[in-house]
RNA sequence: GCCGCUGUAGUUAAAUGGAUUAUAACAGUCCCGUCCUAAGGGAUAGUUGGAGGUUCGAUUCCUCCCGGUGGCA
Numbered sequence: 001g002c003c004g005c006u007g008u009a010g011u012u013a014a015a016u017g018g019a020u021u022a023u024a025a026c027a028g029u030c031c032c033g034u035c036c037u038a039a040g041g042g043a044u045a046g047u048u049g050g051a052g053g054u055u056c057g058a059u060u061c062c063u064c065c066c067g068g069u070g071g072c073a
Stems, first nucleotide, its partner, number of pairs: 001072007010026004028044005049065005
């Protein structure tokens, strides 16, 4: 340099035939619990790498950029 794959919450993942409130676990916060701490229980906030495009509607399709990874040279 060329080609492929990949990027979703703090972390690990799900969801893509374009439309249902984007879901779960752990972590976080608050409460209960306890003499205190822990276990356990309840509640709660937070997420589609960035910018454009297509569309009535994009996490999903297209383009460029950025990061990661693999192959070729």